Model confidence (mean pLDDT): 82 of 100. The RNA shown here (SAM riboswitch aptamer (S box leader)) has 113 nucleotides and comes from Evansella tamaricis. NCBI's taxonomy places the organism under Bacteria, Bacillota, Bacilli, Caryophanales, Evansella. It matches the Rfam family "SAM riboswitch aptamer (S box leader)". Rfam's curators write: The SAM riboswitch is found upstream of a number of genes which code for proteins involved in methionine or cysteine biosynthesis in Gram-positive bacteria. It was read from a public genome assembly, where an Rfam model found it.
């Protein structure tokens, strides 16, 4: 990296440092930011996917639950929204907006190559 898969509307900040941009990438909207942002370091917290340790079931090389927190993650806003395609509603000549639903792109985890 590239492929299987499983989750993304919940949850969790101070302190040093840096010094102008940042929120994946494009576009278009919001936002956050010199009241110091993004990075990055120390400490702290969330969770609970994987180990791990129990119990339950005829899914049994499994699936559920329940305990810890070893290895990962993560800690502004929904993956901040949208864009592709469906569908309902509004108005209706059309543009167009609102919901929802899928896909795609991305993250992060666990398996493979």
């Nucleotide at each position: 990296c590239u492929c299987u898969u499983a989750u993304c509307a919940a949850g969790a900040g101070a302190g040093g440092u840096u010094g102008a941009g940042g929120g994946a990438u494009c576009u278009g909207g919001c936002c956050c930011u010199u009241u110091g942002a993004c990075g990055c370091c120390u400490c702290g917290g969330c969770a609970a996917c994987c180990a791990u340790u129990g119990a339950a079931u005829u899914u049994u090389u499994a699936u559920u639950c329940a305990a810890c927190a070893g290895g990962u993650g993560c800690c502004a806003a929904a993956u901040c929204c949208a864009g592709c395609a469906g569908a309902a509603c509004a108005a209706g000549g059309a543009a167009u907006g609102u919901u929802c639903u899928g896909a795609a792109a991305g993250a992060u985890g666990a398996g493979a190559g």